[in-house]
Context: one part of a larger RNA
RNA sequence: GGCACACGGUGGAUGCCUUGGUGCCAGAAGGCGAUGAAGGACGUGAUAAGCUGCGAUAAGCCUCGGAUAGCGGCACUUACGCUAUAACCCGGGGAUUUCCGAAUGGGGUAACCUGUAUUCCGUAAUAGGAAUACGUUCCUCCCUGAAUAUAUAGGGGAGGAUACGCGAACCCGGUGAAGUGAAACAUCUCAGUAACCGGAGGAAAAGAAAGCGAAUGCGAUUCCGUAAGUAGUGGCGAGCGAAAGCGGAUCAGCCCAAACCGAUGGCUUUGCCAUCGGGGUUGUAGGGCCCAAUAUGGUAUCUGGAACGUUAGAGUAAGCUGUUUGGAAAACAGCACCAAAGAAGGUGAAAGUCCUGUGCUUUAAAACGUGAAGGAGCCUAGGGGUUCCCUGAGUAAUACGGAACACGUGAAACUCCGUAUGAAUCUGCGCCGACCAUGGCGUAAGGCUAAAUACUAACUGGCGACCGAUAGUGAACAAGUACCGUGAGGGAAAGGUGAAAAGUACCGCUGUGAGCGGAGUGAAAUAGAACCUGAAACCGUGUGCCUACAAGGUGUGGGAGCCCCCUCGGGGGUGACCGCGUGCCUUUUGCUUAAUGAGUCUACGAGUUAGUGUCUGUGGCAAGCUUAAGCACUUUUGGUGCGUAGGCGUAGCGAAAGCGAGUCCGAAUAGGGCGACCAUAGUCGCAGGCGCUAGACCCGAAACGGAGGUGACCUACCCAUGGCCAGGUUGAAGCAACGGUAAAACGUUGUGGAGGACCGAACCGGUACAGGUUGAAAACUGUUCGGAUGAGCUGUGGGUCGGAGUGAAAGGCUAAUCAAACCCCGUGAUAGCUGGUUCUCCUCGAAAUGCAUUUAGGUGCAGCGUCGCGUGCUGACCCCUGGGGGUAGAGCACUGAAUGAGCUAGGGCCCAUACCCGGGUACCAAACUCAACCAAACUCCGAAUACCAGGGGGUGGAACGCGGCAGUGAGACUGCGGGGGAUAAGCUUCGUAGUCGAAAGGGAAACAGCCCAGAUCAGCAGCUAAGGUGCCUAAAUAGUGCUCAGUGGAAAGGAGGUGGGAUUUCAUAGACAGUGAGGAUGUUGGCUUAGAAGCAGCCACCAUUUAAACAAAGCGUAACAGCUGACUCAUCGAGAAAUCCUGCGCCGAAAAUGAUUGGCGAUAAGCACUAUACCGAAGCUCUGGAUGCACAGCUUGCUGUGCGUGGUAGAGGAGCGUUCUCAACACAUUGAAGCCAUAAGGCGACUGACGGUGGAGAGUUGAGAAGUGAGCAUGUAGACAUGAGUAACGAUAAGCCAGGUGAAAUCCCUGGCCGCCGUAAACCCGAGGUUUCCUGGGCAAUGCUGGUCAUCCCAGGGUUAGUCGGGACCUAAGCCGAGGCCGAAGGGCGUAGGCGAUGGAAAGCUGGUUAAUAUUCCAGCACCUCCUUUAAUUUAAACUAGAAGGACGCGGAUUUGGAAAGGGCCUGCCGGCUGAAAGUGGCAGGGGCGCAAGCUGACUGUUGAACCUUCGGGUGAUCUGGAUCCCUUAAAAAAUCCGCCAAGAAAAGUUCUAGUGCAUAGAAAAAGGAGCCCGUACCGUAAACCGACACAGGUGGGUGAGUAGAGUAUACUAAGGCGCAA
Repeated sequence: GGCACACGGUGGAUGCCUUGGUGCCAGAAGGCGAUGAAGGACGUGAUAAGCUGCGAUAAGCCUCGGAUAGCGGCACUUACGCUAUAACCCGGGGAUUUCCGAAUGGGGUAACCUGUAUUCCGUAAUAGGAAUACGUUCCUCCCUGAAUAUAUAGGGGAGGAUACGCGAACCCGGUGAAGUGAAACAUCUCAGUAACCGGAGGAAAAGAAAGCGAAUGCGAUUCCGUAAGUAGUGGCGAGCGAAAGCGGAUCAGCCCAAACCGAUGGCUUUGCCAUCGGGGUUGUAGGGCCCAAUAUGGUAUCUGGAACGUUAGAGUAAGCUGUUUGGAAAACAGCACCAAAGAAGGUGAAAGUCCUGUGCUUUAAAACGUGAAGGAGCCUAGGGGUUCCCUGAGUAAUACGGAACACGUGAAACUCCGUAUGAAUCUGCGCCGACCAUGGCGUAAGGCUAAAUACUAACUGGCGACCGAUAGUGAACAAGUACCGUGAGGGAAAGGUGAAAAGUACCGCUGUGAGCGGAGUGAAAUAGAACCUGAAACCGUGUGCCUACAAGGUGUGGGAGCCCCCUCGGGGGUGACCGCGUGCCUUUUGCUUAAUGAGUCUACGAGUUAGUGUCUGUGGCAAGCUUAAGCACUUUUGGUGCGUAGGCGUAGCGAAAGCGAGUCCGAAUAGGGCGACCAUAGUCGCAGGCGCUAGACCCGAAACGGAGGUGACCUACCCAUGGCCAGGUUGAAGCAACGGUAAAACGUUGUGGAGGACCGAACCGGUACAGGUUGAAAACUGUUCGGAUGAGCUGUGGGUCGGAGUGAAAGGCUAAUCAAACCCCGUGAUAGCUGGUUCUCCUCGAAAUGCAUUUAGGUGCAGCGUCGCGUGCUGACCCCUGGGGGUAGAGCACUGAAUGAGCUAGGGCCCAUACCCGGGUACCAAACUCAACCAAACUCCGAAUACCAGGGGGUGGAACGCGGCAGUGAGACUGCGGGGGAUAAGCUUCGUAGUCGAAAGGGAAACAGCCCAGAUCAGCAGCUAAGGUGCCUAAAUAGUGCUCAGUGGAAAGGAGGUGGGAUUUCAUAGACAGUGAGGAUGUUGGCUUAGAAGCAGCCACCAUUUAAACAAAGCGUAACAGCUGACUCAUCGAGAAAUCCUGCGCCGAAAAUGAUUGGCGAUAAGCACUAUACCGAAGCUCUGGAUGCACAGCUUGCUGUGCGUGGUAGAGGAGCGUUCUCAACACAUUGAAGCCAUAAGGCGACUGACGGUGGAGAGUUGAGAAGUGAGCAUGUAGACAUGAGUAACGAUAAGCCAGGUGAAAUCCCUGGCCGCCGUAAACCCGAGGUUUCCUGGGCAAUGCUGGUCAUCCCAGGGUUAGUCGGGACCUAAGCCGAGGCCGAAGGGCGUAGGCGAUGGAAAGCUGGUUAAUAUUCCAGCACCUCCUUUAAUUUAAACUAGAAGGACGCGGAUUUGGAAAGGGCCUGCCGGCUGAAAGUGGCAGGGGCGCAAGCUGACUGUUGAACCUUCGGGUGAUCUGGAUCCCUUAAAAAAUCCGCCAAGAAAAGUUCUAGUGCAUAGAAAAAGGAGCCCGUACCGUAAACCGACACAGGUGGGUGAGUAGAGUAUACUAAGGCGCAA
């Protein structure tokens, strides 16, 4: 270290539970609000942070009713109280009800500030306090009143409406998308949907025909069923889609205008107009008009209030016992009882009779609701006649443009809107789907109207085959909370001790910790508050076995040894060694792949539901079947009955009229199409398969749209008002002087002080490089660099925004987001795309092809699969027979191609030629002849196969037909036949066959596609295939040859390697090879040549001697020479030589870590052949079991026989398990579920027993309903690992020593030394934060370590203003905005007016004091405004008008001023004893009063009383000494001047003038008074702000010392602050 077991930790699954959700039913209600709502802020308790309640009368007050003995909410405890004189509690009514909010006196940053009038308190009077009223709009009335005479507009007042705002859905109206669908898209669709806006009610809307539409007609509206997915409409695509009628629910009808009559008033007086009353209201027309009549019925208006109900309640049956068990009885046992009550919940386990309740009965002081009877009011009738009058006008209609109607402009009626035109008047007018005629229906241009219908935020009651803490609401709990975001907005996690707290007294360890051990409680403490059960991952401890030469997908088959149990039969743990063996999923032709996904575990996580259609199964009825809405009853989310409107079927054909077992076409009786043919089966439920419409199996976009919002705290630009820029340099214009010119110009010098001037800090920026890159930092740091008086930088307050803003322009920026922000919604957009899709067994089992496709990775039809029904031998295959063919091959007869030879036209060339004739040709070459060939698009020929037909055999998981349901339409390799390519490709594309795909097993070392062979299961049986038989490794060390190369175990090409065969030649008359000898002579052949003698070259190549010898085959020489060879003889003694074919070998042979015939190795164990034997698979056989189909038999679920049982997509069948329901059984404290362990059973999903834990529920069988099964979706949530005790611990400005405290000190405190900053890392303000401030206590967490410390935790304390800042004063940009103008609505703009600082405007300084505040308290001395009084003086105040002033740029120069600082000097003190230093160093002071003397004081020295103390020290009375001057720089502030062009706020406070104004007012002085509200702590270049952090970043203004220096640069230092939390 591994495996196993035991015991723990961590963790919070599982089981059980439920206070919370969720769906539905019923009732009732359907609003609240200026009498101040909804919703909040702040308060309120003895103590009080949260929730709840309440409101200064504040967890409450009064009263009425109920009820009752306890009570002071959640919520314990303590203290203190209330209560039989009735508390607490429940219900009715009332009182109180801060502030904000429609918010309403004005303002405003909601919960704050600040007025006017009257009254009151208070003051001498202001001040201060209290109460009430004071909004806008509209209506009415009154008063007043311009231009303008009457008048009107306007102004003022009173009264009223009670309007404004909020609220879930339903309703009516206005505006009105897009994603999507149409496989693209534009009409169309989504959809008049979403969204926004206006308005109303308990309902709304509609509504009593200028209707419907064709009947023998109906008779307001609304809603349901049906008609009907019909008629229609529609790029006639996708889709959209009526109405009449019928069946039901509910039912209800009325009122004006007008004619006419009358009254009143007015006027322009035969009359007209206005107002009012009567009259009158319709279509078979009615009314007016004329005649006649006074009853009946109704009622939606008012009144009335019976009765009932709602808001608290009350009464109420019946059980006990136990020698049972137990902690506890309700369990068990026994014997009883009640029941109009056996619903339910509780009680220490499971209760009709213990408690609460339940069934039944009963009840209201008060308030509210419904509202009967009655009463009042109102309405209501006939007849005649047809002369006259009336019956809704910018209307109907028409044209054009639109919309809505199911109806998309269409033939488009009807209805509505806009613009224009513009009727008729009952003999009228509209309509009846263009239009016309006829015939009908109705009576527009005015209004009202219940019920049936829709919805449910809130209330009450109830129910659930709904959930049970990752579920159910987001929320069972302080949840719309914590937290995130500027904001709109987004949005969690988190339940359980026990029956009862009986919540561990006491003891011990420890730091008076945390935690633990005893003891005790309890049934149980491994129920101890991190608390029921307590799984897994993960982390440990102990024991048994194994493990240190071993090579591995971690298992599996065998297996020795060791250990343990045992009923002695057996079983468990471990596992040396051996065989075999490359995970899972997905996607693929194909994956160990180096293709995807998963860290592990646990929980959750995906084909559902509704409607419609079709098929199958099953059930009812059947030529019929069936109800829908609704109604009734009832035991009421259910059931039963009624209901025949309608649907489907029973007859078809035709475009239709129509006809009909036929009909249509047709002249037809013909012919043909579609039907019928004697019988036909449908229909309605239930269940299942599949389609369609819906999100439709789940997750996933980028996007699009919104007349919906939120954002300019970042950033862009703009507006208003403020601020900032050390120091140094240069030296424009102008001017002056001089020179110069006729005069100018011009020049020199000086003065002067300009500039998008120069250098360079602050400030702004960001050039280069480096670092950083899981950072210190989601853009920084270091060094370097650019601008730095300007188009500069910056603060505060404002403005402009989403197809929009802004942009010195980069598509830049608009809150870490930009070629269209963010949030929410449409929305579950769509996704022909990717991924995922959860239990078991059995049967069968594909495809990767054709056609078409804006189609190629998709889809439709066909093909191939499966299941059911039917036909019944038709199928595959074999045999026989008969066919047609034009492929392979072959051939050259055709068509072409093409070689040689011959022959020979034609042509070229040469010769010849005046011309005509000719000659030659080793040139080209037609036709023809001969020979030899070639062809996919040649064929005189021509198979094998294949195909067709007939006959025979042939019963197969064959065939064919119909129906349900699919999947597939990416294929791959190998052999053969082709095309393309290069007769390349693991290439591509066809045909054909096989295999893989979807196929395991054996072989090929390993190796989808090759060879063998198709796995139902088991066997320690047998036989074989391919392939093998030296060892690894099962089986032969068989035979005959070949090979020597480790060939075997790389090619073209090359070679006296070697074996075999064939042919030819030579050879005992002596071959071949070797050895010995010869190899000569004419001759140096001739020519040529300098030479050429066999051998540069040319010609010839003879002859002689010979055994043989070339006028020479090679080497060689300048040429000779020389050496060989051919050839000959001798020797030797038997084979030799050449060519061809063939077997096996050789060379060819170079790559990077060490090599592979699989290895070792082998001379066979290589190769060829032969023979026999053996091995060898999941093949075959044997034995046994399971199962499918068929058949047979019978005891109908068994037996037998036969044939089968690899399998992806897929089809079919049978089961297991989970949750819940119903019924029947059976179980549980003598111990349910769950969990742990397990060696039993089942083919399997799974099931069951013993044991342990656990402590209250659970099961079996039958039927039913589903949120019903996980290992994978870069899945979701939680827990726990790994990396890893690793990286890191955030500026390298730095710490060290001693002491203290403490359990503990690198860090805390004290002292000393050291270091760092010092235009800052010091000090003071503003913003922002919001208690971080101070003191005491504490150390769990926070602090990158520790911590005694803290900005952490707990408790207590702390912020004091007439003068500081803001308000009670003013105005800028901008914002709001009475009236007003404009706009579908919401709303936009804007006058008067108001708000709004960053600006203008009255007033305070010094010192002291606290732990923490001070210009605020205290002390001292001031000042401002206002009030009153006093006395004197003046004439104003107020309003109106006018004016001044307030009141302003940039740059430069000058003056005054003198804060403050520094230096010198003086004084005092200290040090120093000759030192670095002898007037040198260090420290401090040089102030006030007084004419002065002097006094006092800082400081210093001595003394040190007294007090405090952490014992180190600190505070320090008293006493003493003592200078009291000068210089430099120079801020604030004030004033003046010059130059320049870009010409540099407003208003108020203040003052002046004029007019009106006639009873007070102002100024000055003194005295006395008054002076309100808010802020004030602390941090504030930072550990407290903005950056997620105690973050190297960012953050406006003021002061800012010394030496050196131009300087705020830089370096070192002072005061002061720090040493950067490891």
Molecule: large-subunit ribosomal RNA, half A
Organism: uncultured Verrucomicrobiota bacterium